[in-house]
A computed fold for a 74-nucleotide RNA from a Patescibacteria group bacterium, annotated as transfer RNA. The organism belongs to Bacteria candidate phyla, within Bacteria. Rfam family: tRNA. It is annotated as a transfer RNA. Gene Ontology term of the family: triplet codon-amino acid adaptor activity. The prediction has a mean pLDDT of 85.
């Protein structure tokens, strides 16, 4: 440089145009002499900028940044 995948909460990971879910971690409540296990509630996210749309996490384009394969290297 040149494909192809990827980017969502601390971590992993679903969602693919119409109010972002789960799992663990974190909070508060109940339980328990405590602790833990369980059981109920909660707080927390769509890399950025632009464009299609009545509406974009979802299509499109640019850019960072990740994996990867390729190619170049006097």
């Nucleotide at each position: 440089g040149g494909g192809c995948c990827g980017u969502u909460a601390g971590c992993a990971u679903a969602g693919u145009g119409g109010c972002a879910g789960u799992g663990c971690a974190c909070c508060c409540g109940c339980c328990u002499u405590g602790c833990a296990c369980g059981c109920g509630g909660g707080a927390g996210a769509c890399g950025c900028g632009a464009g299609u749309u009545c509406a974009a996490u979802u299509c499109u384009c640019g850019c960072a940044c990740g994996g990867u394969c390729c190619a170049c290297c006097a």